[in-house]
Context: one part of a larger RNA
RNA sequence: GGCUUAUGAGGGAUACCUAGGCAUUCAGAAGCGAUGAAGGACGUGGCUACCUACGAUAAGCUUCGGGUAGCUGGAAGCAAGCUGUGAUCCGAAGAACUCCGAAUGAGGAAACUCUUAAAACUCCUUGUUGAAUAUAUAGACAAGAAAGAGCAAACCUGGGGAAUUGAAACAUCUUAGUACCCGGAGGAAAAGAAAGUAAACUACGAUUACCUUAGUAGCGGCGAGCGAAAUGGUAAGGACGCCUAAACUAAUUUUAUUAGGGUUGUUGGGACAGCGAAUAAAAAAAACGUUAGGAGAAGUAUUUGGAAUAAUACACCAUAGAAAGUGAAAGUCUUGUACCUUAAAACAAUAUAAACUUACUGUAUCCCGAGUAGCAUGGAGCACGUGUAAUUCCGUGUGAAUCAGCGAGGACCACCUCGCAAGGCUGAAUAUUCCUGAAUGACCGAUAGUGAACCAGUACCGUGAGGGAAAGGUGAAAAGAACCCCGGGAGGGGAGUGAAAUAGAACAUGAAAUCGUAAGUUUACAAGCAGUAGAAGAGCGACUUAACGCUCGACUUCGUGCCUGUUGAAGAAUGAGCUGGCGACUUGUAGGUUAUGGCAAGGUUAAAAUAAGAGAAUAUUGGAGCCAUAGUGAAAGCGAGCUUGAUAAGAGCUUUAAGUCAUAAUUUACAGACCCGAACCCGGAUGAUCUAACCAUGGCCAGUGUGAAGCUUAGGUAACACUAAGUGGAGGUACCAACCGACUGUUGUUGAAAAAACAGCGGAUGAGUUGUGGUUAGGGGUGAAAUUCCAAUCGAAUCCGGAGCUAGCUGGAUCUCCCCGAAAUGCGUUGAGGCGCAGCGGUUAAUGUUUCUUCUUAGGGGUAAAGCUACUGUUUUGGUGCGGGCUACGAGAGUGGUACCAAGUCAAGGCAAACUCUGAAUACUAAGACGUUUAAUUAACCAGUGAGACAUUGGGGGAUAAGCUUCAAUGUCAAAAGGGAAACAGCCCAGAUUACUAGCUAAGGCCCCUAAAUAAUUACUAAGUGGUAAAGGAGGUGGGACUGCAUAGACAAUCAGGAGGUUUGCCCAGAAGCAGCAAUCCUUUAAAGAGUGCGUAAUAGCUCACUGUUCGAGUGGUCCUGCGCCGAAAAUGACUGGGACUAAGUAAUUUGCCGAAGCUGUAAGAUGUUUAAACAUCGGUAGGGGAGCGUUCUACAUUAGUUUGAAGCGUUAGCGGAAGCGGGCGUGGACGAAGUAGAAGUGAGAAUGUCAGCUUGAGUAGCGAAAACAUUGGUGAGAAUCCAAUGCCCCGAAAACCUAAGGGUUCCUCCGGAAGGCUCGUCCGCGGAGGGUGAGUCAGGUCCUAAGGUGAGGCUGAAAAGCGUAAUCGAUGGAUAACAGGUUAAUAUUCCUGUACUGUUUAUUGUUGGUAAAGGGGGACGGAGAAGGCUAGGUCGACCGAAUGUUGGUUAUCGGCUUAAAUAUUCGAGGUUAUGAGGACUGGUGAAAACAGUCUGAGCUGAGAUAUGAAUAGGAAAGUGUCAAGACACUGAACCGGCUGAUGUCAUACUUCCAAGAAAAGCCCUAACUACCACAAACAAUAAAUACCUGUACCCUAAACCGACACAGGUGGGUAAGUAGAGAAUACUAAGGGGCGC
Repeated sequence: GGCUUAUGAGGGAUACCUAGGCAUUCAGAAGCGAUGAAGGACGUGGCUACCUACGAUAAGCUUCGGGUAGCUGGAAGCAAGCUGUGAUCCGAAGAACUCCGAAUGAGGAAACUCUUAAAACUCCUUGUUGAAUAUAUAGACAAGAAAGAGCAAACCUGGGGAAUUGAAACAUCUUAGUACCCGGAGGAAAAGAAAGUAAACUACGAUUACCUUAGUAGCGGCGAGCGAAAUGGUAAGGACGCCUAAACUAAUUUUAUUAGGGUUGUUGGGACAGCGAAUAAAAAAAACGUUAGGAGAAGUAUUUGGAAUAAUACACCAUAGAAAGUGAAAGUCUUGUACCUUAAAACAAUAUAAACUUACUGUAUCCCGAGUAGCAUGGAGCACGUGUAAUUCCGUGUGAAUCAGCGAGGACCACCUCGCAAGGCUGAAUAUUCCUGAAUGACCGAUAGUGAACCAGUACCGUGAGGGAAAGGUGAAAAGAACCCCGGGAGGGGAGUGAAAUAGAACAUGAAAUCGUAAGUUUACAAGCAGUAGAAGAGCGACUUAACGCUCGACUUCGUGCCUGUUGAAGAAUGAGCUGGCGACUUGUAGGUUAUGGCAAGGUUAAAAUAAGAGAAUAUUGGAGCCAUAGUGAAAGCGAGCUUGAUAAGAGCUUUAAGUCAUAAUUUACAGACCCGAACCCGGAUGAUCUAACCAUGGCCAGUGUGAAGCUUAGGUAACACUAAGUGGAGGUACCAACCGACUGUUGUUGAAAAAACAGCGGAUGAGUUGUGGUUAGGGGUGAAAUUCCAAUCGAAUCCGGAGCUAGCUGGAUCUCCCCGAAAUGCGUUGAGGCGCAGCGGUUAAUGUUUCUUCUUAGGGGUAAAGCUACUGUUUUGGUGCGGGCUACGAGAGUGGUACCAAGUCAAGGCAAACUCUGAAUACUAAGACGUUUAAUUAACCAGUGAGACAUUGGGGGAUAAGCUUCAAUGUCAAAAGGGAAACAGCCCAGAUUACUAGCUAAGGCCCCUAAAUAAUUACUAAGUGGUAAAGGAGGUGGGACUGCAUAGACAAUCAGGAGGUUUGCCCAGAAGCAGCAAUCCUUUAAAGAGUGCGUAAUAGCUCACUGUUCGAGUGGUCCUGCGCCGAAAAUGACUGGGACUAAGUAAUUUGCCGAAGCUGUAAGAUGUUUAAACAUCGGUAGGGGAGCGUUCUACAUUAGUUUGAAGCGUUAGCGGAAGCGGGCGUGGACGAAGUAGAAGUGAGAAUGUCAGCUUGAGUAGCGAAAACAUUGGUGAGAAUCCAAUGCCCCGAAAACCUAAGGGUUCCUCCGGAAGGCUCGUCCGCGGAGGGUGAGUCAGGUCCUAAGGUGAGGCUGAAAAGCGUAAUCGAUGGAUAACAGGUUAAUAUUCCUGUACUGUUUAUUGUUGGUAAAGGGGGACGGAGAAGGCUAGGUCGACCGAAUGUUGGUUAUCGGCUUAAAUAUUCGAGGUUAUGAGGACUGGUGAAAACAGUCUGAGCUGAGAUAUGAAUAGGAAAGUGUCAAGACACUGAACCGGCUGAUGUCAUACUUCCAAGAAAAGCCCUAACUACCACAAACAAUAAAUACCUGUACCCUAAACCGACACAGGUGGGUAAGUAGAGAAUACUAAGGGGCGC
């Protein structure tokens, strides 16, 4: 370390429970709101954060009714109270009800501000006025009244109106008039009393809804699909309902109004005229409810137990045995229930009344709904897509008739029938449920059921629209653990409570993953899916279910997970970290088929009704309708027949009869349709806090260069020009900081950072940059243009919806057993990974051997082979050679020659998929026979498959390559295990129902691993060949055949000879055997070439052929063949599987044996056939069929059982063929089997599933700027980290200080240390408690306006709405009055002290025409540049004080300040001004201004300085005193000058330039006109009084803002010290702040 057992931790499954949901039924109610809603904000309690309740009368007030003993909500506790004089509580009515919100006095960033204190706007009424325009009207004003406005779930009606999708593409079409947007109404809405429906000779009688008609008639790229109506049966029905216009009459004011009249379609009605007829009336009261309630029967004992509702015993009630609670299970304990009963008050409500009568005759005249009906054209809607298209509606144009008329009956016309348009109203039956009450459930039970059982639309995320969780259980009762011990606590141990504490608050049960502890056993020479079979050894067990069992196990055998998807997976192809929970073929409607049941030539009801009833169940009624009973034909039609046909023919279909309804299963269609999954498309909204552009208004840019134009001076010119010097200060100018950017490199890449850091880099007065506010919005905007940006999203943002879009695609799909069992082929396909038909499978029937195997017989064929003088082609050689070429001769005719080509022919030899004179084997067809064994065919229903792979054979393609590709045939795999081939889907053998320590064999084997021959015989091989390979090579070796030489002496070896003519001739400088050419003879010999090779200049020389000697028997050559050798080089270590082998290799022969899940034997099961016996069968993916197990719920059922212990959980040695079922023990502490039926949210291991928990990685990476810490002391349980001190280090145009935005208590004090803090922690921006923000002058409002917003009237638009005038908002701008010092733990221009100023009011005094309105001025503005003054600041010196040192001077350190306002300018750089400041006067009707003129003549402005303010203030580390040792109080020195000097200020000045540079108010002036006042009002001075609302803490280059973080990033404005320096660069420092939380 492994396995096992026991016991814990962890976690929260399981079972039980329910406080909450879900669905439905019945009844009610269907609205609330200007009398201020819905919804909120803020408050209200003695202590109060939240919820609830309520509203300044604030967890409540009043009255009435009920009710009766306690009460002050959830919610304890403390305090204080109320209540029999009736509280709390319940009901009804009333009072009061802050602020926002339609929000309504004005404004606004909702819950706030301001003011004149208000019904804003629209409508309505009345009145007064009053345009163009005379009357009038529009309009205006005032008063009155209070109708509208807004919110709300669905239902309804109308105006607009998609797309995904389907059509396997797509455009008409479909989705669909759906989603969505918008207007409007009601409790319902809409529709509605015929210009109707129908029918073809006669019917009905408004509308609406249900059933049916009917998936019919029809419509339709006649595709996909869409789809009526009448009739009939019902619901409803006091309703077959009514009112008007017109004709005519009357009145008045005869243009019109009012009243009367009149209202219809049989045979028109009415007016009109005539004639009539008829009828009238009763009245009274009652009942049921809703909103509180009242009353309401009947049980005790014993036993067990913590507790009785249990058990036992004996009782009782019941118009009550619904239910809930009570310490376990209750008719009789409690609350209730049945029946009965009840209201001061409020609500609801019937009835009544009113209105409504009508006949006949006449037919001269009048009336009967007009820009209407109709028509043309363009559209829409009707089921109906323009069609033959009626009927209905709309746009444009045209345009009737009046009863002798008009419309309709599916074009149109005629006839006939039905009706009377162009005006209106109308209940019920129908639809829906935000809400209230009662009730129900074969609905859920905490991952379920609503998202929400719990303080949930909460926390949290997002700018926003919007998105959106998790989280239940102590116990009967807190009896919630006094006290003791350990510990700083946390936590734990005792004690105690309790039935139980392993019920202890992290609390009932308490599974698994995961992590410990203890014990048994095993493991350190051994290699792998971790098991399996055998097995030595060690230990254990008697509460067990046992002819005993349990745990570990050395060693040996065999053995490459699961799923998916594939031809094929151990695969290095997919998926899963592990465990637990959840997680996928359902439901409806309509067909087909099958089974079962009812009835049967019939079967069956639908809607609806009735009954009783708690009811939705049930029963009865209901025959409309549907299917069947008869077919046939295109149809009329006919009919057991019909049609075709001239037909008596023939042919087609039919006739012999079984259906129908229900239930169940299966399958199909339509619906999301087995589950999960897009990218898209469309609709409506939300976004310009990021970013792009623009608009308005503000800010910012250290410093240093260069030196344009112009000007001045000098020279120069007739004058210009021109030249030089100076001045000047231009510029999309140069260098370089801040600032803006982003060219390079490195680092970083699970970062410090979802884009940065570091080092360099570019621009840096401009097309610059930045703040605040605003505008532009997705079919769009914006774009110095990259398809860039539009909130970390952009070739079309985001959110929600259509929507469960669609997906011929991928993945996943959950218990068991039994039977059968495929395909990867053909045809078609916008088809190729998809479908349809066929093929192949299953099930159920029918037929009954038709199938199949083998054999026999009889057939046709044109393949393999073969052949070609047998065809068609092709082809090699030879012979012959028509003909041709070339050539010779010839004047020519012609005659010859030919080693050229060559037809034909002859001989020999070949070739062929598209050649055949021939021609098999197989295959195929037919018939017959054998076979108990195998099947086949047909029909109906249900499928799957239509990617195939390899091997062998025959072919094509390729290279006679491929584990290649494509056909055909067969086999295997696929879907097949077993044995062999070492291992090895496709090869060889062989097809696994189960068991067996039985036997025989197949392929293949028999030395060991490893079962069986160290078997036999005969050979070969020497190479480890065997146990990789070719051309080629070789005296390897065995066998065979043929042929030379050889005892007359071969082959090999040794010794010797190898000569002469001659140096052959030629050629040659030479050529002598041996450069070359020709010839190649003769002689001597045993033999010897006019020479085989070496060699020389040429000779020479060596040698060979040839001969002899020695030796003594075989020796050469060629061909065929067996086994070997060389040829033979690759990367981790390997080619018999290894050891090893000379056979254990090879060839041949022979006999045995081993060897499989094959065959046999024994035993058992299942299936099929079958009367039985018996026989046969039982591998299996896709797939079909059959039979079962289990889960939850329901009925029987108040079941059996159960506190003497249910479910669940753990464990265990029982049973079964499986899913599974039981028994025992423990835990647990309240439920709950079995059986028979029924209903389903019914079974998980996989879906990169989902939620929760827990591992591993791993004590690993990391701990976020390398500015840096160290020491001592303190505190404390504990100190690197807290505090103090000391030293060191860092920043210092910041890492300091102030502020805007933003944040919101983080600020200060005390206490604490769980968590947060990347370590620690005594500390904190953390937790708890308490405290803290003080304004006439600061900022904002009460003032103003910019961009822009809103917008009375108005214009436009289907609606919503858009634009916009007057107005009104809107700062980033204009206007506007306070300074210094002190003080707190925390605030200060706010408090205090001192000294000021502003507005208003009052009083007093004085003066005067004033105020409003209106007019005017002013406010009032750009960029750049240069020079100067002054100041802030700095620095130096003087002086003062102090410690140290020195003590004689001196050196080093520290400090030296003071506002606004007012006055004086007596001071003042300057600016402007004699080219005239300021003032006065005149002019034009007219004030000011402007303009013109006259007179006078030096002002006006101005930062700053000085004085007062103001020294009693401030000011020292020094002194004195107190003290809690932190500090506090008192004392109060010097308090000057020089230099330098800004980016501040004079200065909105001055100069210059071109791009020519807000508005309004405050403020000032005002003649005349107008209005008011003059009893007023205004102005001046003095005095007094007075002062609204909001912000104010703290952070603010950051640990508090934006970046998910205590994050190396980002963040506007102001202040700006010293030395060096041009400088705000840079370096080092001051004040101040830090040392970066390992």